RNAcentral holds the full RNA, with entries from ENA, Greengenes and SILVA. This is a predicted structure of a 349-nucleotide part of an RNA (small-subunit ribosomal RNA, central domain) from an uncultured bacterium. It matches the Rfam family "Bacterial small subunit ribosomal RNA".

Context: one part of a larger RNA
RNA sequence: CUGGGCGUAAAGCGAGCGCAGACGGUUUAUUAAGCAAGAUGUGAAAUCCCCGAGCUUAACUUGGGAACUGCGUUUUGAACUGGUAAGCUAGAGUAUGUCAGAGGGGGGUAGAAUUCCACGUGUAGCAGUGAAAUGCGUAGAGAUGUGGAGGAAUACCGAUGGCGAAGGCAGCCCCCUGGGAUAAUACUGACGUUCAUGCUCGAAAGCGUGGGUAGCAAACAGGAUUAGAUACCCUGGUAGUCCACGCCCUAAACGACGUCAAUUAGCUGUUGGGGCACUUGAUGCCUUAGUAGCGAAGCUAACGCGUGAAAUUGACCGCCUGGGGAGUACGGUCGCAAGAUUAAAACUC
Numbered sequence: 001c002u003g004g005g006c007g008u009a010a011a012g013c014g015a016g017c018g019c020a021g022a023c024g025g026u027u028u029a030u031u032a033a034g035c036a037a038g039a040u041g042u043g044a045a046a047u048c049c050c051c052g053a054g055c056u057u058a059a060c061u062u063g064g065g066a067a068c069u070g071c072g073u074u075u076u077g078a079a080c081u082g083g084u085a086a087g088c089u090a091g092a093g094u095a096u097g098u099c100a101g102a103g104g105g106g107g108g109u110a111g112a113a114u115u116c117c118a119c120g121u122g123u124a125g126c127a128g129u130g131a132a133a134u135g136c137g138u139a140g141a142g143a144u145g146u147g148g149a150g151g152a153a154u155a156c157c158g159a160u161g162g163c164g165a166a167g168g169c170a171g172c173c174c175c176c177u178g179g180g181a182u183a184a185u186a187c188u189g190a191c192g193u194u195c196a197u198g199c200u201c202g203a204a205a206g207c208g209u210g211g212g213u214a215g216c217a218a219a220c221a222g223g224a225u226u227a228g229a230u231a232c233c234c235u236g237g238u239a240g241u242c243c244a245c246g247c248c249c250u251a252a253a254c255g256a257c258g259u260c261a262a263u264u265a266g267c268u269g270u271u272g273g274g275g276c277a278c279u280u281g282a283u284g285c286c287u288u289a290g291u292a293g294c295g296a297a298g299c300u301a302a303c304g305c306g307u308g309a310a311a312u313u314g315a316c317c318g319c320c321u322g323g324g325g326a327g328u329a330c331g332g333u334c335g336c337a338a339g340a341u342u343a344a345a346a347c348u349c
Base pairs, nucleotide, nucleotide: 003321004320005319006318007303008302012317014201015200016199017198021194022193023192025088026087027086028085029084030083031082033081034080035077036076037075038074039073040072041071042070049065050064051063052062053061054060091191092188093187094186095185096183097182098181099180103177104176105175106174107173108172109171110154115149116148117147118146119145120144121143125136126135162169163168206247207246208245209244210243211242215241216240220236221235222234223233258316259315260314261313262312263311266294267293268292269291270290271289272288273287274286275285276284277283278281298305299304322349323348324347331342332341333340334339
């Protein structure tokens, strides 16, 4: 390399869009590039193989044949693939009605709670722990009442509930906006699938500039614990957490399961549509798109998966090839930096 693989053994890019490429429904006609058959030219000799011959045999030498699986020319064929032309509607999409939703962006607003400030009442404690101490408090704390300030997050509802490609998304109202499901018709007429390079999005932390800062809290300080305690526990506390704009581009970015399509027993729950039936009600049945729990066949090393497959197949992409060295060095690209990405070898077992 081939082969064999990728839920957990090495292996699915974090996710999407998508050019090139690869693959592609159905009918008719045509073409003849692929394809198939025939003919013909060439495919040096030697070698290899087969049948012989010559050295006493063999090796060796030698005659003939076959072969040289290839390439060219030409004739024929037209099923399949490709091309061209014209169609079709089962894939895909558009229009119309209805529906659900924490989908996204912007603006406004509400009520609890924490903290702080002012004032009133009031007096000796409060806070904290396994126990303490640091800390706060007679300059009046904590508690309680009234008023105010400000920031952040939205209890209950709330749910193996919903939405989103993933990351993710939750008080309420308004504006702008994306996607989806379903029902019945009409229309377009293969417009499709996948996708190297590319582009876009991408939690948290981190970075830059300017704001903001209630609570929480890396670092840091103090108190404890301890043999020590650069920790776990406690009292404080700055970056940060929040906002705007710009970067970073990584996660156990997980369903550790790429996307799309087809086929293959059922049962139960639940969410969103639609339909039918009657005994109209906390009704029953059917259907469709999700989301969960079991489970036939089958698969799997087992665990388990099982119409939402890890079953049976097809299309395309990505990735793996013993452990360590190492996701490291060097070089390249990107980045303000942190670093990210691409990615070895020696050596060793």